[in-house]
Context: one part of a larger RNA
RNA sequence: CUGGGCGUAAAGCGUCUGUAGGCGGCCUAUUAAGUUUUUGGUUAAAUCUUUUGGCUCAACCAAAAGCAUGCCGAAAAAACUGGUAGGCUAGAGGAAAUGAGAGGCUGACGGAACUGGUGGUGUAGGAGUGACAUCCGUUGAUAUCACCAGGAACACCAAAGGCGAAGGCAGUCAGCUGGUAUUUUCCUGACGCUGAGAGACGAAAGCGUGGGGAGCGAAUGGGAUUAGAUACCCAAGUAGUCCACGCCCUAAACGAUGUUGACUAGCUAUUCCGAGUGUCGACCCUCGAAGUGGCGAAGCUAACGCGUUAAGUCAACCGCCUGGGAAGUACGGCCGCAAGGCUAAAACUC
Numbered sequence: 001c002u003g004g005g006c007g008u009a010a011a012g013c014g015u016c017u018g019u020a021g022g023c024g025g026c027c028u029a030u031u032a033a034g035u036u037u038u039u040g041g042u043u044a045a046a047u048c049u050u051u052u053g054g055c056u057c058a059a060c061c062a063a064a065a066g067c068a069u070g071c072c073g074a075a076a077a078a079a080c081u082g083g084u085a086g087g088c089u090a091g092a093g094g095a096a097a098u099g100a101g102a103g104g105c106u107g108a109c110g111g112a113a114c115u116g117g118u119g120g121u122g123u124a125g126g127a128g129u130g131a132c133a134u135c136c137g138u139u140g141a142u143a144u145c146a147c148c149a150g151g152a153a154c155a156c157c158a159a160a161g162g163c164g165a166a167g168g169c170a171g172u173c174a175g176c177u178g179g180u181a182u183u184u185u186c187c188u189g190a191c192g193c194u195g196a197g198a199g200a201c202g203a204a205a206g207c208g209u210g211g212g213g214a215g216c217g218a219a220u221g222g223g224a225u226u227a228g229a230u231a232c233c234c235a236a237g238u239a240g241u242c243c244a245c246g247c248c249c250u251a252a253a254c255g256a257u258g259u260u261g262a263c264u265a266g267c268u269a270u271u272c273c274g275a276g277u278g279u280c281g282a283c284c285c286u287c288g289a290a291g292u293g294g295c296g297a298a299g300c301u302a303a304c305g306c307g308u309u310a311a312g313u314c315a316a317c318c319g320c321c322u323g324g325g326a327a328g329u330a331c332g333g334c335c336g337c338a339a340g341g342c343u344a345a346a347a348c349u350c
Stems, first nucleotide, its partner, number of pairs: 003322004007304002012318001014201004021194003025088007033081002035077008048066007091191001092188003095184005103177007110154001114150008125136002162169002206247006215241002220236001222234002258317006266295006273288004299306002323350003332343004
């Protein structure tokens, strides 16, 4: 390389949109590029295969026949792929009517807790630990009451629950806005799937400018512990955590499982929509659709396990892997204010 693989052994891009490309539903007609058949030419000789012959045999040599592959041309076929023309509705999209939701953005408001301040009551302790100490307190702390101020987060509801492409999203209300499910089967008529490059989004930490700063709290100093203690424990505490705008672009970004479509036993729980029966109505019950979980037939798997939400059986397209270390490093390039990110080796060694 051919291949074999990618939940946990190496391997699914963090996620989506989408360019080129690859692939693509049903019917009819046509074309003949792919495809198939026949045929002609060519594919040097040697080599190769078969037969016969020549060296005493063989190797070797000679002759005849032949296979094979590609290319060019001619004639034909029309099932499939492609092209052209026309049609269809099962894919896809739209419309109408309902529905659920922490989906996103902006603004306003609320209560509990916390910290600080002012005032009242009140007096000697408080805080902390395994035990201490640092620390706070007679300039009146802790406790308790009233008022004021501030910032951050939203108990209960809450769930195996919901929404979102992923990251992620939770007090209440309002405005703007994205996606989605069900029903009708009304409209368009293959408009689809995937997606190299590319673009957008992307937790936390970090960076820039300006705000903000209650609690928490890297760093830091102090108290303990200890042989030491650059820790674990304690009392403090800066950046940060919060907001606006601009960067960074990483993660055990995980379901360690790419996206899309089709097919292949069930049982059970739950969310949401519809239909039927029933009912005054709701719940319940039966059925259909879309999600989210548990257990399991067949099957798969090295096992664990997966199992209609597949890791089963197939198809399309993309990404990735190819012994361990050196190394996700060096060098180069691109990006970044920086931190660094992306791309990505080799010598050597086992």
Source information
Predicted 3D model of a 350-nucleotide part of an RNA (small-subunit ribosomal RNA, central domain) from an uncultured bacterium. Its Rfam family is "Bacterial small subunit ribosomal RNA".